[in-house]
RNA sequence: AGAGUUUGAUCCUGGCGCAAGAUGAACGCUGGCGGCAUGCUUAACACAUGCAAGUCGGAUGGGAAGUGGUGUUAUCAGUGGCGAACGGGUGAGUAGCAUGUAAAAACCUGCCUUUGGGAGGUGAACAACAGUUGGAAAUGGCUGCUAAUACCCCGUAGGCUGAGGAGCAAAAGGAGGAAUCUGCCUGAGGAGGGGCUUGCGUCUGAUUAGCUAGUUGGUGAGGCAAUAGCUUACCAAGGCGAUGAUCAGUAGUUGGUCCGAGAGGAUGAUCAGCCACACUAGGACUGAGACAUGGCCUAAACUCCUACAGGAGGCAGAAGUGGGGAAUUUUUCGCAAUGGGUGAAAGCUUGACGGAGCAAUGUCGCAUGGAGGUAGAAAGCCUACGGGUCGUGAACUUCUUUUCCCGGAGAAGAAGCAAUAAUGGUAUCUGGGGAAUAAGCAUCGGCUAACUCUGUGCCAGCAGCGCAGUAAUACAGAGGAUGCAAGCGUUAUUCGGAAUGAUUGGGCGUAAAGUGUCUAUAGGUGGCUUUUUAAGUCCACCAUCAAAUCCCAAGGCUCAACCCUGGACAGGCGAUGGAAACUGCUAAGCUAGAGUAUGAUAGGGGUAGAGGGAAUUUCUGAUGGAGCGGUGAAAUGUGUAGAGAUCGAAAAGAACACCAACGGCAAAAGCACUCUGCUGGGCCGACACUGACACUAAGAGACGAAAGCUAGGGGAGCGAAUGAGAUUAGAUACCCCAGUAGUUCUAGUCGUAAACGAUGGAUACUAGGCGUUGUGCGUAUCGACCCGUGCAGUGUUGUAGCUAACGCGUUAAUUAUCCAGCCUAGGGAGUACGUUCGUAAGAAUGAAACUCAAAGGAAUUGACAGGGGCCCGCACAAGCGGUGGAGCAUGUGGUUUAAUUCGAUGCAAAGCGAAGAACCUUACUAGGGCUUGACAUGCCGCAAAUCCUCUUGAAAGAGAGAGGUGCCUUUGGGAACACGGACAUAGGUGGUGCAUGGCUAUCGUCAGCUCGUGCCGUAAGGUGUUGGGUUAAGUCCCGUAAUGAGCGCAACCCUCGUGUUUAGUUGCCACCGUUGAGUUUGGAACCCUGAGCAGAUUGCCGGUGAUAAGCCGGAGGAAGUGAGGAUGACGUCAAGUCAUCAUGCCCCUUAUGCCCUGGGUGAUACAUGUGCUACAAUGGCCGAGACAAAGGAUCGCGAUCCCGCGAGGGUGAGCUAACCCCAAAACCUGUCCUUAGUUCAGAUUGUAGGCUGCAACUUGCCUGCAUGAAACUGGAAUUGCUAGUAAUCGCCGGUCAGCCAUACGACAGUGAAUUCAUUCUCGGGCCUUGUACACACUGCCAGUCACACUAUGGGAGCUGGCCAUGCCUAAAGUUGUUACCUUAACCACAAGAAAGGGGAUGCCGAAGGCAAAGCUAGUGAUUGAAGUGAAGUUGUAACAAGGUAGCUGUACUAGAAGGUGCGGCUG
Repeated sequence: AGAGUUUGAUCCUGGCGCAAGAUGAACGCUGGCGGCAUGCUUAACACAUGCAAGUCGGAUGGGAAGUGGUGUUAUCAGUGGCGAACGGGUGAGUAGCAUGUAAAAACCUGCCUUUGGGAGGUGAACAACAGUUGGAAAUGGCUGCUAAUACCCCGUAGGCUGAGGAGCAAAAGGAGGAAUCUGCCUGAGGAGGGGCUUGCGUCUGAUUAGCUAGUUGGUGAGGCAAUAGCUUACCAAGGCGAUGAUCAGUAGUUGGUCCGAGAGGAUGAUCAGCCACACUAGGACUGAGACAUGGCCUAAACUCCUACAGGAGGCAGAAGUGGGGAAUUUUUCGCAAUGGGUGAAAGCUUGACGGAGCAAUGUCGCAUGGAGGUAGAAAGCCUACGGGUCGUGAACUUCUUUUCCCGGAGAAGAAGCAAUAAUGGUAUCUGGGGAAUAAGCAUCGGCUAACUCUGUGCCAGCAGCGCAGUAAUACAGAGGAUGCAAGCGUUAUUCGGAAUGAUUGGGCGUAAAGUGUCUAUAGGUGGCUUUUUAAGUCCACCAUCAAAUCCCAAGGCUCAACCCUGGACAGGCGAUGGAAACUGCUAAGCUAGAGUAUGAUAGGGGUAGAGGGAAUUUCUGAUGGAGCGGUGAAAUGUGUAGAGAUCGAAAAGAACACCAACGGCAAAAGCACUCUGCUGGGCCGACACUGACACUAAGAGACGAAAGCUAGGGGAGCGAAUGAGAUUAGAUACCCCAGUAGUUCUAGUCGUAAACGAUGGAUACUAGGCGUUGUGCGUAUCGACCCGUGCAGUGUUGUAGCUAACGCGUUAAUUAUCCAGCCUAGGGAGUACGUUCGUAAGAAUGAAACUCAAAGGAAUUGACAGGGGCCCGCACAAGCGGUGGAGCAUGUGGUUUAAUUCGAUGCAAAGCGAAGAACCUUACUAGGGCUUGACAUGCCGCAAAUCCUCUUGAAAGAGAGAGGUGCCUUUGGGAACACGGACAUAGGUGGUGCAUGGCUAUCGUCAGCUCGUGCCGUAAGGUGUUGGGUUAAGUCCCGUAAUGAGCGCAACCCUCGUGUUUAGUUGCCACCGUUGAGUUUGGAACCCUGAGCAGAUUGCCGGUGAUAAGCCGGAGGAAGUGAGGAUGACGUCAAGUCAUCAUGCCCCUUAUGCCCUGGGUGAUACAUGUGCUACAAUGGCCGAGACAAAGGAUCGCGAUCCCGCGAGGGUGAGCUAACCCCAAAACCUGUCCUUAGUUCAGAUUGUAGGCUGCAACUUGCCUGCAUGAAACUGGAAUUGCUAGUAAUCGCCGGUCAGCCAUACGACAGUGAAUUCAUUCUCGGGCCUUGUACACACUGCCAGUCACACUAUGGGAGCUGGCCAUGCCUAAAGUUGUUACCUUAACCACAAGAAAGGGGAUGCCGAAGGCAAAGCUAGUGAUUGAAGUGAAGUUGUAACAAGGUAGCUGUACUAGAAGGUGCGGCUG
């Protein structure tokens, strides 16, 4: 210090999660030692048991022990003194003078300390004790005796009150032989402690805005240690509050602790200061000090004892128990140290404290060994099978002993001469022994250091983003590696990162965010000069902010943690002194801000009144006679009762054409016919006056489109709702015909809009250019223009700068200042509840639960568009012929079956793999068989192998028999083949084409696809490749921040078309000769064949074009990209193929392998693709006659002759092929047929034959005779083709024994029609616009309904809690009253009085009861909307012109998205 996650990629905004630190922690796995710390965060829940506050006999009467007595000693219940108000615990309450800090005056103070004075005289009791008595107990009652440092009275006083007079108030002794010591009373001081008061600091909520009656103040009285409404009587009506009162919620507070660079955020365990509390609530007593609790009284709850009359108790002390909980220790030792209480002291006491125990809870330190050691051992893991790794790691050799075990010595902490040690026989020292006793946890996809194998198969699991669907570095295990280490990881919380609350240090045009606009109050801020002051500010110094902590420097434990000594920074509040620049205050001035007056001026500024014409509709009159109107097309509607059309007259209401303009005015909303009245504001010019009067603006007030509401007018046109007509699958819409509210006016109301420049107001500064409005000046002119220039507006372009980019840019979104508003992820939601306003509609304010990891802005590249432009293609159009209808062939689907093997499925599967299923093929099925195998290699044995015969069997196979050896040789043997055996292994048309190679289809023979360098941009990317022309073409030319290059195009290759050279056999024949025949002689001219060469390059001319590229026309030429083929860029479709082949992984191994026979792949209600044959006369049958090209052939093609109606049979010449053979039809010519289901068509069937083959039933082909079906040109729809093409005619080939071939691949013969054109359909290319798409429109996506789950609002109510108020009742108790009862001290002494006690009673008063409110929590039949869910239903609202542009406020309406009206916005 950063990094992950929105996207195809980018930049930004913005949230979410991560890495670091910390903890009183908990959990999981593991665990050697020591030091120092820490240890109920939850139930302020309840507590068994013993302990935690006593001490003093030198205050005192006495009891008891001991003794014969005196004395003495030890101990103790009681009276008395001091202490128990400290120490220890807890954090419930408390938002407060509780606490922190800094001050102040009206106070108290036991013990301690300094100092002054004093203690004279008397007296009366009460416990204990004794007697008696009540009670179970706790604990009492009555009578009697008694001491004191217990109690009381008198006297005295440098004290207190008071102006004075006067009044009030003390004392105690004890010890000692004594000196003396110690205690007591009373003053005045001190120290320490405490009470009270004040300034400032101290959480959240305004959906808590008003609170307060002793309340605020005064006077009198009371009261207190002291001030005070602290209390009371009277008087006054105050006091607090937007600088947040009151109310509600939460919380002990501080020093500090953790994090952070800091500012700051979070926190308040241990240690220390303060406060509060002690089962809950109230109360006082005693005392120096308490409203005390290990004290008292009362009430309520709970627990315990009881003889049922009555009593006892309070662990939030230390241990400990139960409970709660994820979770927190021993019912330990000692008063040796430190501290406390008491005592004259010895001493006693102390669960404070000092120690030990338990717990890795934390932190610090140490160890688990050190050195050498490659045969790189074995095992494990991986492997490309070579090896690598674990790994010097181990073993092995040698050394050491911190720890550990055994033995010996043995502390400090103790001061002040000694004594005194819980810890503890501990720390430590020393001798011996032996590597001996001691390593785990998490992680290894990226962030983030560290990788492979196996298993699993969207399962199990992990998980912050995301992995896992058969090759998982992400799950689980293993090997290895990395990190930390007696710990490691997980979870939780907190801070940091987070500049995501921004003072330091953010933003608001489009991402969240500018109030609709203006006025103005509080508040904040404020021009120039001089003066005063010293509040802010600055400087110096003083005091303080406890100690501990943090920091720095030394020191002590072997180091460290830890402990100890000293020092110090920063900052806060306060006091004193000083400075006077700036801000403030005071005083006096100034004129540049602001304003007033004055002279002109522009204007749809406002408001009231008057007037005007065009148009529309209605009514009326006239002419006239059939439609009008409306639409994409129609219909509803209207019209012979006379419409529409034309002309005249009249009425009504609303709006004001042209001018008109990125022109004007206004704060905004908004404002337009003309004229008039009243009235607001601006600008300009001269400069007269005032003298900072200013800017902004919370709360407040005013205005505020459209729609809507109330009341009353008005109502022409338009027109929500509504009714008809269309469209449609539907159409609650778009379109059409009608039409109510409304739109209009008056008076009110509402208060919202995309109320937008999505841009708050004010001031100042900061380049220009070009327009325009208003008004000055200069120049010019007779004048109007023109030109230059100033101020005020309003536009456009643009520099610097800013911005994420788009863009803004003197009218800033630049640079600065001031004020006010608003934002902090998306959804839930501008919703709910509450409150205010409104007649209502609704407006304003405005959450949470829950849910998601994104939502969003700008720009980029693609893709898409029922967007635009340009261009191409048998793409449409123009034509010709088909398919779709029939029959048959063939393929597919479906169905069936033992099996109907498998694959291919829009174009780009379907006469496809298959260039040929009777067996074989064959992969399927039934049955019979084999198991190293039908096939390959290696080993061993035997024997050559092949071959022949018989039995059995469907065959495979099984069994038996006969015969007989080869080849090479260096004679040792070797090779090949067959059989048998065992093991390695063979075999698989088994799976995965979504693990692959190779091959192929398709877009598409479309013209595109990219790169280097440079330049532009933050970047993705762009430029180049766009533009102007041109081309079949990114073909070429020109221009150009580009310049070059590559893969494609073209060309190079093959065939055909022309010519020529050469060669003439088996081909050819003009001349010559010859014949039945180029048969032979001859020829090399022609045809033809083979090889080679030439030819076309738009070269020439004209026109056009930019003088280019090119295009058009012409000449010439066989031919003007000449025709066809091969050739297929980057890529797309997880396209097709594991069944051509190859291949990873998985699977089978007496079977998913292999052999055999039969069957099946040929089934058949049906659907469909591709074809053949036809439906006839451009034809059919018959007779006669012609003309090809390209192929094939020795297990072959087969002439000729004979037989057969024919298929074919017999015979077998020739041919290893320019030689022989296989072989043309349409066509021409002649006859018949005459429009019929026919002399068309040939399916189907019967029968007789032929051929191939081991075999023709399932299931072959062909022939003869007989039979003679449907079909008479084919609906919607759809297909091929632009010239030697379509159409039509035949021939050949491969596969092949034969053939289901009408298929496929070639070949030639005959041989057309049409193309105006690119509007439309389909596909494609380039440029551009839009986009919410990127799996890319088969995209994305809003809403209703149905189902499930979740949280939540309302809800008749119900049940709790809290808080205050009023009334009733009223305990304990303080205080007052009272002569009912009673009493030792003093007076009197006879009664009695003073004073006290008890009782009764008044005020106050806790708990309790009643009443009515408020706040809050839970629950509730039912109901509302929301969110999330698997592939549900309905339509398609939005994104493209999203198919009616969208959005918006409002109103109506509709299953739903939505639709429509009115006004607004452009996003």
Molecule: small-subunit ribosomal RNA
Organism: Carpinus fangiana